RNA sequence: UUGUUAUCAAGAAAGGUGGAGGGACUAGACCCUGUGAAACCUUAGCAACCCUUUGUCUGUCAAAGAAGGUGCUACAUUCUAUCCCAAAAUUGGGAAUAGAUAACGA
Numbered sequence: 001u002u003g004u005u006a007u008c009a010a011g012a013a014a015g016g017u018g019g020a021g022g023g024a025c026u027a028g029a030c031c032c033u034g035u036g037a038a039a040c041c042u043u044a045g046c047a048a049c050c051c052u053u054u055g056u057c058u059g060u061c062a063a064a065g066a067a068g069g070u071g072c073u074a075c076a077u078u079c080u081a082u083c084c085c086a087a088a089a090u091u092g093g094g095a096a097u098a099g100a101u102a103a104c105g106a
Base pairs, nucleotide, nucleotide: 001106002105003104004103005102006101007100008099013043014042015041016040017039021032022031023030026081027080028079029078044073045072046071049069050068051065052064053063054062055061077098082095083094084093085092086091087090
């Protein structure tokens, strides 16, 4: 870099350095930000993908756990964009695409 599978409206922040941007890309909307953005560091936490233990109808299962490997800690993946359905004239629902994360491959 890429393939497959699963998940993505839940949850969880303080301090230090830093000094103007940030919410993935494009466009629009809406937000966050000198009461300090991004990034980095420390500590803490959340969750339970890998993992551990037990049970089991042996399965794409259930319950409990958190030592270790990741991940995450404003807003639904912030919302919309393409397609379908419903209502009825801009709203609701679903799917796809794209993206993120994990596990296993190339």
The prediction has a mean pLDDT of 85. Predicted 3D model of a 106-nucleotide RNA (SAM riboswitch aptamer (S box leader)) from a Flavobacteriaceae bacterium. Of the family's consensus pairs, 97% are formed in the model. It was read from a public genome assembly, where an Rfam model found it. Its Rfam family is "SAM riboswitch aptamer (S box leader)". About the family: The SAM riboswitch is found upstream of a number of genes which code for proteins involved in methionine or cysteine biosynthesis in Gram-positive bacteria.